[in-house]
A computed fold for a 152-nucleotide RNA, annotated as glmS glucosamine-6-phosphate activated ribozyme aptamer. The prediction has a mean pLDDT of 76. The model forms 88% of the base pairs in the Rfam consensus. Its Rfam family is "glmS glucosamine-6-phosphate activated ribozyme aptamer". It is annotated as a riboswitch.

């Protein structure tokens, strides 16, 4: 220090439900009541520290819902602190929570379809193969300003 396995924890597209919508039952007036249930984010990504503010990034898939509540939150702004990029040091000055610039490149999942399993049933869980974009990363080329100082 790596890689495997087992344990333990783990919530952050996370949680939870009084709306809506679906189901079962009963009851009637046959489309309402009443009770009880189901359904309600699919992965990628995302944490210097404090406060404040705020409808909190990407895309797939759907097209009753990821729709609509509530909570929460690693996003964004602004302050202020801490650490750092900007071809050896300091300055300045500019940026950054990874800090130049262009190409390329990297196993998404889930829905949908099949087959199970549970369930009266809405539905829900498992398997199988496939399909993004943003950010990061990595490989390449190739730009890099001012003062000062050291060193070759």
């Nucleotide at each position: 220090a790596a890689u495997u396995a087992c344990a333990u924890u783990u919530a952050a597209g996370c949680g939870c439900c009084u709306g809506g919508a679906c189901c079962u039952a009963u009851a009637u007036u046959u489309a309402u009541a009443u009770a009880g249930g189901u359904u309600g984010a699919c992965g990628a990504g995302g944490g210097u520290u404090a406060g404040a503010g705020u409808u909190a990034u990407c895309g797939a898939a759907a097209g009753a819902c990821u729709c609509g509540g509530c909570g929460g939150a690693u996003g964004c702004u602004c302050u202020a602190a801490u650490g750092g990029c900007a071809u050896g040091c300091u300055a300045c000055u500019g940026c950054c929570a990874a800090a130049g610039u262009a190409u390329g490149g990297g196993u998404a999942a889930a829905a949908a379809a099949u087959a199970g399993u549970a369930g009266u049933a809405a539905u829900a869980c498992u398997a199988u193969a496939a399909c993004a974009g943003a950010u990061u990363c990595c490989a390449u080329a190739u730009a890099a300003c001012u003062a000062g100082c050291u060193g070759u």